Description:
A computed fold for a 77-nucleotide RNA from a Candidatus Sulfomarinibacteraceae bacterium, annotated as transfer RNA. The organism belongs to Candidatus Sulfomarinibacteraceae, within Bacteria.
[in-house]
RNA sequence: AGGCGCGUAGCUCAGUUGGUUAGAGCGCAUCCCUCACACGGAUGAGGUCAUCGGUUCGAGUCCGAUCGCGCCUACCA
Numbered sequence: 001a002g003g004c005g006c007g008u009a010g011c012u013c014a015g016u017u018g019g020u021u022a023g024a025g026c027g028c029a030u031c032c033c034u035c036a037c038a039c040g041g042a043u044g045a046g047g048u049c050a051u052c053g054g055u056u057c058g059a060g061u062c063c064g065a066u067c068g069c070g071c072c073u074a075c076c077a
Stems, first nucleotide, its partner, number of pairs: 001073007010026004019057001028044005050066005
């Protein structure tokens, strides 16, 4: 320098050929339980879907650029 893949909640990840409100597990907060903690139960908070732009009536999903991470190839002694 080139190619490929990935980027969604604090963490690990789903998200069906574009369609109504973006989800799960763990974690976190409050309450119940307990003398107290843990376990268990109930409720809840938390997301500009990496960034910017485009296509479309409609984009997490399609297209382009950029950024970051990983892998491969090339160059260089």
Rfam family: tRNA. By type it is a transfer RNA. The sequence is in RNAcentral, with records from ENA and MGnify.